[in-house]
RNA sequence: AAUAUUGUAAGCAAAAACCUUCAUAUAUCCUCGAUAAUAUGGUUCGAAAGUUUCUACCAAAUCACCGUAAAUGAUUUGACUAUGAAGGCAGAUGAUUCUAUA
Numbered sequence: 001a002a003u004a005u006u007g008u009a010a011g012c013a014a015a016a017a018c019c020u021u022c023a024u025a026u027a028u029c030c031u032c033g034a035u036a037a038u039a040u041g042g043u044u045c046g047a048a049a050g051u052u053u054c055u056a057c058c059a060a061a062u063c064a065c066c067g068u069a070a071a072u073g074a075u076u077u078g079a080c081u082a083u084g085a086a087g088g089c090a091g092a093u094g095a096u097u098c099u100a101u102a
Stems, first nucleotide, its partner, number of pairs: 001097003005014003018088008026056001031047004041066002050057001058078007
């Protein structure tokens, strides 16, 4: 500096934003290409696919496995986003947004 709906004299009620929960999608899953390390290690990047679907597709921990090689595996926990439904839900001495200063 700006902003805050409708009805009502007010109370109160309703609506929208917002919040919570549930449901659906997706399993934060799967498949390739390149790249890096080596039992004190197991990385990083790109692409494709998955959804009547935009976006995202990671993180942490634990266990196993690999006898030095190029390959990892299993388990647990955590959302975000899209749509729908139900419920909740506030004010003007306060709150929110923007700007400036400390």